About this RNA:
c-di-GMP-I riboswitch aptamer from a Desulfobulbaceae bacterium, 84 nucleotides, folded computationally. It was read from a public genome assembly, where an Rfam model found it. Lineage of the source: Bacteria > Pseudomonadati > Thermodesulfobacteriota > Desulfobulbia > Desulfobulbaceae.
RNA sequence: CUCCGAAAAAGGUAAACCUGCUGCAAGGCAGGGACACAAAGUCGACGGAUCCUUGAAACGAACAAGGAUGGCCGGGCUGCCGGG
Repeated sequence: CUCCGAAAAAGGUAAACCUGCUGCAAGGCAGGGACACAAAGUCGACGGAUCCUUGAAACGAACAAGGAUGGCCGGGCUGCCGGG
């Protein structure tokens, strides 16, 4: 440097749910709480996917604009331990 692994060791994160705050909403933040995670670290200004709002004229679908999700996927960057 690269590939593989999560048995061990040191650790780490924190689903659902509850409470408070915040947002039109999806959602976000903090505290509690652990379902899980070998990148569940980071990037939404890389590509998709899903969700929300508006356009909108009865409804629906499609389309467009804006927003959200990294614990939806692919991918980029970075990283502890062990083995080849």